[in-house]
RNA sequence: UCCCGCGGGGGCGAUGGAGUUCGCCCCGAGCUUUGACCGGCUUUCAACCGCCCGCAAGGGCUGAUGACUCCUGCGAUGAG
Numbered sequence: 001u002c003c004c005g006c007g008g009g010g011g012c013g014a015u016g017g018a019g020u021u022c023g024c025c026c027c028g029a030g031c032u033u034u035g036a037c038c039g040g041c042u043u044u045c046a047a048c049c050g051c052c053c054g055c056a057a058g059g060g061c062u063g064a065u066g067a068c069u070c071c072u073g074c075g076a077u078g079a080g
Base pairs, nucleotide, nucleotide: 008027009026010025011024012023013022016071017070018069019068020067021066028043029042030041031040032039050061051060052059053058
């Protein structure tokens, strides 16, 4: 460096919560504690931060899901 097998933690997927599942990103630095590990605090990076028209200004549009289901909230229509 490559191949095979096994395996942990955290974060993210345009508006809230949960389960299942898919995908993506990270596992660096400093301080503190200890004989050491574990731990605690601070900080950095990445994934990520909707679409269409337009040079821009500006205008238009969909959705609480990445996907499925449920809950909550909102919207539309009809009935009692």
A computed fold for an 80-nucleotide RNA, annotated as Fluoride riboswitch aptamer (crcB RNA motif). Model confidence (mean pLDDT): 78 of 100.